[in-house]
Molecule: SAM riboswitch aptamer (S box leader)
Organism: Micrococcales bacterium
RNA sequence: GUCCCAUCCAGAGCGGCCGAGAGACCUGGCUCGACGACGCCGCAGCAACCACCUCCACGAGGCCGGUGCUCAUGCCAGGUGCGAUGGAGG
Numbered sequence: 001g002u003c004c005c006a007u008c009c010a011g012a013g014c015g016g017c018c019g020a021g022a023g024a025c026c027u028g029g030c031u032c033g034a035c036g037a038c039g040c041c042g043c044a045g046c047a048a049c050c051a052c053c054u055c056c057a058c059g060a061g062g063c064c065g066g067u068g069c070u071c072a073u074g075c076c077a078g079g080u081g082c083g084a085u086g087g088a089g090g
Stems, first nucleotide, its partner, number of pairs: 004090002007088004013043005021032003024080006044070003049066002052062004074082001
């Protein structure tokens, strides 16, 4: 430097539409939901990987675009499957 691993940690929500289940699937819990969940759309945000820009340039910073993400430990336990934005670890 490249690739891999889901072991640990971190960040970020409002509005509109819809109308009954939703949180990947199974089992068992727990949670959210007609005070409108889930989903879709819009805007905003987080991160800074790609692209781009700036600088005192083996680095640091910014960020309109792309990508990922924005209840609860990815909700929890066992099993199966999928997932890498950044940091740590292997």